[in-house]
RNA sequence: CUUAUCCAGAGUGGCAGAGGGUCCGGCCCCGCGAAGCCACAGCAACCAGUCCCCGGUGGGACUCGGUGCUAAUUCCGACGCGAUCUUGGCGGAUCGCGAAAGAUAAG
Numbered sequence: 001c002u003u004a005u006c007c008a009g010a011g012u013g014g015c016a017g018a019g020g021g022u023c024c025g026g027c028c029c030c031g032c033g034a035a036g037c038c039a040c041a042g043c044a045a046c047c048a049g050u051c052c053c054c055g056g057u058g059g060g061a062c063u064c065g066g067u068g069c070u071a072a073u074u075c076c077g078a079c080g081c082g083a084u085c086u087u088g089g090c091g092g093a094u095c096g097c098g099a100a101a102g103a104u105a106a107g
Stems, first nucleotide, its partner, number of pairs: 001107006011040005019029003024077003041070003046066002048063006074101001079098008
């Protein structure tokens, strides 16, 4: 850089000791122990492998493998468009769609 996915799922213990959810706003988690490291356990099924079904490279089951993940939708918003409500107006609120950014996998 390209493609796919992101409203599901899954935590205990040890070390450590104040932060964390990337930045900003909100909201939240946290000395009843944050980040980080380690161990074990689990989730998932992107890749891989084995098997089954089907025949256009599709679908399904399983897991001693390679990654990933295990608070909150990627926590929500942040940009654009639309609908509804609201305001004298600027604007605001709610919902929907899309984008951007990010994460993960494969290349």